[in-house]
Context: one part of a larger RNA
RNA sequence: CUGGGCGUAAAGCGAGUGUAGGCGGUCAGGUAAGUCAGGGGUGAAAUCCCUCAGCCUAACUGAGGAACUGCAUUCGAUACUGGCAGGCUAGAGUAUGGUAGAGGGAAGUGGAAUUCCGGGUGUAGCGGUGAAAUGCGUAGAUAUCCGGAGGAACAUCAGUGGCGAAGGCGGCUUCCUGGACCAAUACUGACGCUGAGGUGCGAAAGCGUGGGGAGCAAACAGGAUUAGAUACCCUGGUAGUCCACGCCGUAAACGAUGAGAACUAGACGUUGGGUUCAUUUAAGGACUUAGUGUCGCAGCUAACGCGUGAAGUUCUCCGCCUGGGGAGUACGGCCGCAAGGUUAAAACUC
Numbered sequence: 001c002u003g004g005g006c007g008u009a010a011a012g013c014g015a016g017u018g019u020a021g022g023c024g025g026u027c028a029g030g031u032a033a034g035u036c037a038g039g040g041g042u043g044a045a046a047u048c049c050c051u052c053a054g055c056c057u058a059a060c061u062g063a064g065g066a067a068c069u070g071c072a073u074u075c076g077a078u079a080c081u082g083g084c085a086g087g088c089u090a091g092a093g094u095a096u097g098g099u100a101g102a103g104g105g106a107a108g109u110g111g112a113a114u115u116c117c118g119g120g121u122g123u124a125g126c127g128g129u130g131a132a133a134u135g136c137g138u139a140g141a142u143a144u145c146c147g148g149a150g151g152a153a154c155a156u157c158a159g160u161g162g163c164g165a166a167g168g169c170g171g172c173u174u175c176c177u178g179g180a181c182c183a184a185u186a187c188u189g190a191c192g193c194u195g196a197g198g199u200g201c202g203a204a205a206g207c208g209u210g211g212g213g214a215g216c217a218a219a220c221a222g223g224a225u226u227a228g229a230u231a232c233c234c235u236g237g238u239a240g241u242c243c244a245c246g247c248c249g250u251a252a253a254c255g256a257u258g259a260g261a262a263c264u265a266g267a268c269g270u271u272g273g274g275u276u277c278a279u280u281u282a283a284g285g286a287c288u289u290a291g292u293g294u295c296g297c298a299g300c301u302a303a304c305g306c307g308u309g310a311a312g313u314u315c316u317c318c319g320c321c322u323g324g325g326g327a328g329u330a331c332g333g334c335c336g337c338a339a340g341g342u343u344a345a346a347a348c349u350c
Base pairs, nucleotide, nucleotide: 004321005320006319007304008303012318014201016199017198021194022193023192025088026087027086029084031082033081034080035077036076038074039073041071042070049065050064051063052062053061054060091191092188093187094186095185096184097182098181099180103177104176105175106174107173108172109171110154115149116148117147118146119145120144121143125136126135162169163168206247207246208245209244210243211242215241216240220236221235222234223233258317259316260315261314262313263312266295267294268293269292270291271290272289273288274287275286276285277284299306300305323350324349325348332343333342334341335340
């Protein structure tokens, strides 16, 4: 240096974008750097290897050969790779026309419900549990009707339905805005893929400043339970949950499955397009395309299972793994207001 792996055994960065780098469609031309062939030069001797020989053998030594797989040079070859110049359109992209969507941001707005406040009716209970009690209530509660305030979340529709790179996204309306898909043409002409570093995003909790606070609810208090009960159950209840701006940067951030590409039986659903057939219309059938599910051949797998959205057969690039514990810890660096994050050992031990 090569050789093994990463769904569940150790192992896919949480996920985008993109720098360097690596890799890169098709046709002919020319070049000859890589590549390949020939030549001469050099590659000291010794060593290694082969043969022969000398010490009784061997080690050792002598002689000859081979080798020294290398280097520069010269003359050639041109399939592949590279560099050069020129085409192409199947990759990629642009334009035109449509389609679906909880994709994102901002503003406005609606009804149901909970709670609280005011008023009416009304009277002794309410609430809660396995059973109770704490708690609330004759200062009139619970229940019920009317009015008002305020915050948060949006029943039904709702669907292994949809959208988004991931995190995630759900009342309605308007404005701004990203992406995807489909059909038919036209255009650009390899503009591509991946991506060490870098950089924007990133649930919940947590932090800073200022608001807000209905319900819920860590902490906390009380009542129960219990041998105890710093719990599970009950009555309360503060941070928080909500908004704005700024941090944090982690999750079983999961499909525990990196991205892109090619090839490889089928069957049945479902969502969005398109073509077509039939029908009085509608529902419907067939084909095709992009998603999303279930089953399954070959193949793969330790098995479970995966199976055209592969964990099959291959190619390119990145990340990661190397016995358990010590330890995702210490130390140091970087980041952070802090909490801590990230990078990341060793002794020792089994």
Molecule: small-subunit ribosomal RNA, central domain
Organism: uncultured Gammaproteobacteria bacterium